RNA sequence: GUGGCCAUAGCUCAAUCGGCAGAGCAUCGGAUUGUGGCUCCGAAGGUCGCGGGUUCGAACCCCGCUGGCCACCCCA
Numbered sequence: 001g002u003g004g005c006c007a008u009a010g011c012u013c014a015a016u017c018g019g020c021a022g023a024g025c026a027u028c029g030g031a032u033u034g035u036g037g038c039u040c041c042g043a044a045g046g047u048c049g050c051g052g053g054u055u056c057g058a059a060c061c062c063c064g065c066u067g068g069c070c071a072c073c074c075c076a
Base pairs, nucleotide, nucleotide: 001072002071003070004069005068006067007066010025011024012023013022019056027043028042029041030040031039049065050064051063052062053061
C1' cells in the first nucleotide's frame, strides 16, 4: 500500500426487515442479617468511534476519516 472484520453504559456483549437503545457484572440506595457476605428490590449510568449523505425516521444503508485485529503485496 491492497482486501476483510471490528468500534454500542465503567467492563463483557445484545439489539429481528431501518421504527421507544438493552442485558449480565460492577457502582449507589434499600430490604434481609448481631456485623459482613450471599440473596431480593430499586436507582443511576449512552457523542451507538468521528464527520457528512440518503430517508418521514439511521446503532443498522452510502461516502470519507480515525483507531484495533487478521491476511496479502513491496523493500531490506